[in-house]
RNA sequence: GAGCCGGCCGGACGGUCGCGUCGAGGUCUCGACCUCGCCGAGGAAAGUCCGGGCUCCACAGGGCAGGGUGGUGGGUAACGCCCACCCGGGGUGACCCGCGGGACAGUGCCACAGAGAGAAGACCGCCAGCGGCUGCCUUCGGGGAGCCGCCGGUAAGGGUGAAACGGCGGUGUAAGAGACCACCAGCGCCCGGGGUGACCCGGGCGGCUCGGCAAACCCCACCCGGAGCAAGGUCAGACAGGGAGCGUUCGAGGGCGGCCCGCCCGAGCUCCCGGGUAGACCGCAGGAGGCUGUCGGCAACGGCAGCCGGAGAUGGAUGGCCGUCCUCGCACCUCGGUGCGUGACAGAACCCGGCUUACAGGCCGACUCGU
Numbered sequence: 001g002a003g004c005c006g007g008c009c010g011g012a013c014g015g016u017c018g019c020g021u022c023g024a025g026g027u028c029u030c031g032a033c034c035u036c037g038c039c040g041a042g043g044a045a046a047g048u049c050c051g052g053g054c055u056c057c058a059c060a061g062g063g064c065a066g067g068g069u070g071g072u073g074g075g076u077a078a079c080g081c082c083c084a085c086c087c088g089g090g091g092u093g094a095c096c097c098g099c100g101g102g103a104c105a106g107u108g109c110c111a112c113a114g115a116g117a118g119a120a121g122a123c124c125g126c127c128a129g130c131g132g133c134u135g136c137c138u139u140c141g142g143g144g145a146g147c148c149g150c151c152g153g154u155a156a157g158g159g160u161g162a163a164a165c166g167g168c169g170g171u172g173u174a175a176g177a178g179a180c181c182a183c184c185a186g187c188g189c190c191c192g193g194g195g196u197g198a199c200c201c202g203g204g205c206g207g208c209u210c211g212g213c214a215a216a217c218c219c220c221a222c223c224c225g226g227a228g229c230a231a232g233g234u235c236a237g238a239c240a241g242g243g244a245g246c247g248u249u250c251g252a253g254g255g256c257g258g259c260c261c262g263c264c265c266g267a268g269c270u271c272c273c274g275g276g277u278a279g280a281c282c283g284c285a286g287g288a289g290g291c292u293g294u295c296g297g298c299a300a301c302g303g304c305a306g307c308c309g310g311a312g313a314u315g316g317a318u319g320g321c322c323g324u325c326c327u328c329g330c331a332c333c334u335c336g337g338u339g340c341g342u343g344a345c346a347g348a349a350c351c352c353g354g355c356u357u358a359c360a361g362g363c364c365g366a367c368u369c370g371u
Base pairs, nucleotide, nucleotide: 001369002368003367005365006364007363008362009361011325012324013323014322015321016320017319019040020039022037023036024035025034026033027032028031042345046356047355049354050353051352052351053350054228055227056226057225061261062260063259064258066224067223068222069221070220071085072084073083074082075081086100087098088097089096090095101219102218106217107216108213109212110211123158124157125154126153127152129150130149131148132147133146134145136143137142166184167183169181170180171179185209187206188205189204190203191202192201193200194199232282233281234280235279241273242272243271244270245269246268253265254264255263256262289308290307291306292305293304294303295302296301326343328341329340330339331338332337333336
């Protein structure tokens, strides 16, 4: 100098005016108002994408659907999160990336181009045979060449493509081809060793070798009841009923919150017209909580001990202005001061753990490469 990874902060203090909960005091028309005091957003409070706590409903059984996850081991209340490792890919490196089970269970797809897209395929090329035409040589017996057509062989070479049925060298052949051979790559099986495991290392054998896509259906393994604080509960308050249809063992309707079987409950249910309420309180702030130390562990994390702990709105409070200082930018000059501007993203609503996304400016630490 360039880079890579991790952690942290995210304006400070004071004054003043205002807003909300709570506490104390006061006033009165008794549910409102006044005064004083305490406290009053975040690292993401966000998106609501996962996982849980909590609450209510459902929790006899069977089957079929449906959703999710997907290397291995661990952490956790749980997870699609985190940690460590394995494998593959990228980078000189620190390090980064991976929606990482199965493609010989079956089905399907592979755009464009191309002859052919998977038990493939002759477009050009190469080669054999036959026929025709045109030259050439000749010792007159023949020999040899080019072009065209037909019919075959051939996957070496060219061409197309993201991908064309192993690579390279040789043998072989009319030309060729794992047809055969050596080496290499890859696949399958077996053996030995290491690892908890994914997997790794080494050796042997086999047929010469059937591509890719499962974020296509599908298969395998594992997991999953439903709804959500407008959950749910307590209290208070208001009103006005009327009509029609179906039904009470010939059973309407309902429950087993996807469906079916099956089981259970069962006297009410559905529709139309009309009317009323939409208040208060609980849930609701101590929770898988944070910090420090220590021990165990590579780590995520866990055990123990001590300490800390003052948001709670419900049309929804948390704001404005001024002063001093700080950050950054610009301008000026007497060069260390002055003036002006600037401070992002955003904002609780039952509560936690994650992920993702947004973010002015700044701090700290570890490591790598080059000089």
Predicted 3D model of a 371-nucleotide RNA (Bacterial RNase P class A) from a soil metagenome. Its Rfam family is "Bacterial RNase P class A". It is annotated as a ribozyme. RNAcentral holds the sequence, with entries from MGnify.